[in-house]
Molecule: Guanidine-I riboswitch aptamer
Organism: Bauldia litoralis
RNA sequence: GUGCAGUGCGUCUAGGGUUCCGGUCGCUUUGGCGAUGCCUGGUCCGAGAGACGCACCCGAAGCCCCAAUAACGACGGGGCUUCGGGACACGGCGGGCCAAAAUCCCGGGAGGU
Numbered sequence: 001g002u003g004c005a006g007u008g009c010g011u012c013u014a015g016g017g018u019u020c021c022g023g024u025c026g027c028u029u030u031g032g033c034g035a036u037g038c039c040u041g042g043u044c045c046g047a048g049a050g051a052c053g054c055a056c057c058c059g060a061a062g063c064c065c066c067a068a069u070a071a072c073g074a075c076g077g078g079g080c081u082u083c084g085g086g087a088c089a090c091g092g093c094g095g096g097c098c099a100a101a102a103u104c105c106c107g108g109g110a111g112g113u
Stems, first nucleotide, its partner, number of pairs: 007055006015045002020042002022039001023036005056086011088108001090111001094106003
């Protein structure tokens, strides 16, 4: 310097804002209207470096089937079961989505070690 790999989804949490509900304040023709998220909250969004679960991928062993053969078997392919592995991970500015924001997406990015 280059290449490959570090999987996907669901439920939730840290976190997030304010579309809806509610709260608070003001107005009101008492039906509602407006403002407010440095309003605890319900709905909502939500982690590569958070949790759990289900799939998926890789390896090993065993069993069964296909194929092969006169037959057994090797090589090869498929299915099931069990066990093991899926490590490590500091991170801007800026931009984007939705009502808006965010550890969401750009992004395991830029950069750093």